This is a predicted structure of a 177-nucleotide RNA (Lysine riboswitch aptamer) from a chicken gut metagenome. The RNAcentral record of the sequence draws on MGnify. Of the family's consensus pairs, 100% are formed in the model. Its mean pLDDT, the model's own confidence on a scale to 100, is 78.
RNA sequence: UGAUAGAGGCGCGAACGUCAAGAGUACGGCCCCCAUUCAAGCGCAGGCGUGCGGGGCGGGAAAGGGGCGUUUGCCGAGGUUCGGUUUGCCCCGCCUGAGGGGGCCGCCGCGCCGGGCCGUGGGAGAACAUCCCCUGGACUGUCGCCCGUGCAGAGAUGCCGGGCGGAGCGCUGUCGU
Repeated sequence: UGAUAGAGGCGCGAACGUCAAGAGUACGGCCCCCAUUCAAGCGCAGGCGUGCGGGGCGGGAAAGGGGCGUUUGCCGAGGUUCGGUUUGCCCCGCCUGAGGGGGCCGCCGCGCCGGGCCGUGGGAGAACAUCCCCUGGACUGUCGCCCGUGCAGAGAUGCCGGGCGGAGCGCUGUCGU
C1' cells in the first nucleotide's frame, strides 16, 4: 500500500405487525337553549332555514411524530445541522389558469458523530412521547504511550490490572505488493 474476511452491542437501517398518544378531539346523527341578515328574508311575529353560538344523548376517526416486537439487509452501519436543487408530492377554503409562499421525499455539496446510555441549556413537537443543536458525565469496544515486588516465558513477547491519550481516514485476521 492493495484485496479479502471480521469484531464492537441497550449497535445501525428498512419492511411488516402491534401498542400508546393524538382524542372522546375532528366530523356525522337526534334533541334542547340562545341568536338570527353588511350572515341569504323590505319590516314585525311565528315557522323553516342559518350561526367559526352553547348544551345534552348516542356514535366516533385520521395524518404528521413515537414505543415495542418479528423478519431482513448490514457494521460509515448509518444519522444529522446548514446551503443548493426540480420533471415529484402536500398545504395556503373549492373549481380553471398564472404566479408567489411554506413543508416533505429525492438528489448534490460543506461540516459533525467510534458506539449506545444518562443529564444541564436551547429549539422542534399537542406532548412528561420523540427528535435536533450546544455542552457535561460515567460506561463500552479498539489502538497507542507509560506504570507494576503482578502472572506465564530462557528471552522476544503475551496476559492481567492501573493511568493518560487518539479517532472509524480507526482496529483485528489472512493473502499479496